[in-house]
Context: one part of a larger RNA
Order: sequence, then C1' cells, then structure tokens
RNA sequence: CUGGGCGUAAAGCGUACGUAGGCGGUUUGGAAAGUAGGCUGUGAAAUCCCCGGGCUCAACCUGGGAAUGGCAGUCUAAACUUCUUGACUAGAGAUCAGCAGAGGGAGGUGGAAUUCCUGGUGUAGCGGUGAAAUGCGUAGAGAUCAGGAAGAACACCGGUGGCGAAGGCGGCCUCCUGGGCUGUGUCUGACGCUGAGGUACGAAAGCGUGGGUAGCAAACAGGAUUAGAUACCCUGGUAGUCCACGCCGUAAACGAUGAGAACUAGCUGUUGGGAUAACUUGAUUCCUUAGUGGCGCAGCUAACGCAUUAAGUUGACCGCCUGGGGAGUACGGCCGCAAGGUUAAAACUC
Repeated sequence: CUGGGCGUAAAGCGUACGUAGGCGGUUUGGAAAGUAGGCUGUGAAAUCCCCGGGCUCAACCUGGGAAUGGCAGUCUAAACUUCUUGACUAGAGAUCAGCAGAGGGAGGUGGAAUUCCUGGUGUAGCGGUGAAAUGCGUAGAGAUCAGGAAGAACACCGGUGGCGAAGGCGGCCUCCUGGGCUGUGUCUGACGCUGAGGUACGAAAGCGUGGGUAGCAAACAGGAUUAGAUACCCUGGUAGUCCACGCCGUAAACGAUGAGAACUAGCUGUUGGGAUAACUUGAUUCCUUAGUGGCGCAGCUAACGCAUUAAGUUGACCGCCUGGGGAGUACGGCCGCAAGGUUAAAACUC
C1' cells in the first nucleotide's frame, strides 16, 4: 500500500465559504505524456525449472535451453485519459418579467397580562397545600374601580404551514439587505463538483466592561415531608434571564443519515409558482415545476425499517471507524481572562 464499513452495533466534522489537491459535458484538428504493439540493448555467473551427460545410484558435479517483476533506446498506432487548437449548448452562471416567505440588520410603535406606586369603595381575612406551616393583613391586606410607572414576552391567526447553510427565526410599521422559486426569450460558453490546511457563522450555559431588572429563578434562607431529606412540595430570593460591545466555540449542534450528480413502479395530503384543455365557468378537474408530509413495489437491510426527500443502482471528492475498560483522560502543542476547548496516547486490565 491493500480489506470491510459509518440511520440504531465502533464510525458523517455543528454548518457553510473556499486554497492546494483529486475528479470533470458534446465535438474538430494536432501532439503522443499515460496506454498498446514491433525491434534492439540490458537484465553477470551460480541458484530455481526443462532436456541431456559424468561419478555403480543418489546427493553432488556438468552441457544446452528456458526463465528473469523489469529498465532504457528506437519505430509504429491514436480508441480512451492527458496536453493543445477551434467550435457547441444539454451542466453552471447572467439578464428580463413576475411570485411567496417568523431569512438577516436598524429604527419606531401597539394592545393584553404581570408586578409595583397613588387615590376611592370596603372589612377580616388572604395566600398556599395531599394536609399544613413559614409568608402577607386592623399601621386596613386580599377583592374591586380609576390613574400612573417599569421591564419582558408577543394569545387568537398558527398549520408533520413558511424561511434560512446550520445554529435558528413569530405583534404591527418604515428603512437597509441576503437567498430561493416560476416563466419565456436573449447572453457568456464548461466558467463545474468536492475540498486537506484555512476563514466565517455557530443554541443554552458561562466570562469581561457598562447599563437594565416586571415576571421567572441556580445559589441561599425559612416552612413542610421524612428514619434522615443538603431533594421532590410551599413562602421568599441573589446571580442569571434583557440591552450594548467584546470573549467562549460546545450540545441527543439529531434525519443520531457529509455535500453534489445521474438513473429506478405507483397512490395520496399540503405549500409556492406556471400552463393548457375540458365542461357541470368553479374556492373545479387535469398537467407541470420547486418544496414539505403519509403510504407503498422492486431492490436493499442483522432486523427494525428505508423506499424519486433512499438506507435502492452507479461514478467522482472529503471526513471518520477498526474489541471493552483505562480515556475523550495524562503529557506536550495551539487557543482562552477564566471556566475550559481542541489535538491526543501508554502502562495495566478483561
């Protein structure tokens, strides 16, 4: 180097962009690096193998032949790969006209609810639980009405609905901005796919500085429960949750399924777009395209199941696995303010 694998047994990087590299559509001519054939040289001898010969045989010795992964030179071939020349439009991209959307950022704004404050009415309870108690209340609570303040989140619509690469995104309005889909013509003319390193984004928690703090609530305190109760239940309650800026870089970051392409029965729901025909001109049916669900054939699978959104059939690229524990640990490196992250063993043991 070679094997077999990666939904659930070990194994798909959290996601994307992209460098090197690997791989790459149709066609014309050329070159001849790969490729194929011929010839020449070389591939020492011995050994091995074949046919002989010599020791009475054999081992052994010996003649000839064959063989020798190959390498080099030269001539030739041109289908395929490669290089090159010219062209093409089916991949990819651009333009034009439309469409849907919680895609992102910034600013503004609305109502319900909660808590608190002020005032009115009003009187003895409220609250909480399995039952209680702590707690609040005659210094007037709870209830109710009016007014005010604050912060956070946006009921109904709401939907295996939509958008986004993933994380994720939900009141309304405005501004800035990314992507996608559909349709027909036009344009560029392979500009493509993947992607070691690298870079960017990346829930929650956590960290730094400054603000904010209604509700909720680690820690903490008290009340219960209990044999105990450092818990589950209750009353409180601080970090935090929110905002700005900067870090962290991890998750059951899950479809536990890498991204991209082609091909391979159907039926049915739903979202966005398009088109034609039919007629009972309608919120219709049918067709098509891009998503998103349910079922199901062939095939695959250890089974479960997957099944045009493949885990089926193929070819190209990357990542990863190789018995359990030790261990995602130690040491070292890199990163981080820290917490820690990342890379990642061995002894020993079964």
A computed fold for a 350-nucleotide part of an RNA from an uncultured prokaryote, annotated as small-subunit ribosomal RNA, central domain.
The RNAcentral record of the full RNA draws on ENA.
The prediction has a mean pLDDT of 87.
It matches the Rfam family "Bacterial small subunit ribosomal RNA". Its family is annotated with ribosome and structural constituent of ribosome in the Gene Ontology.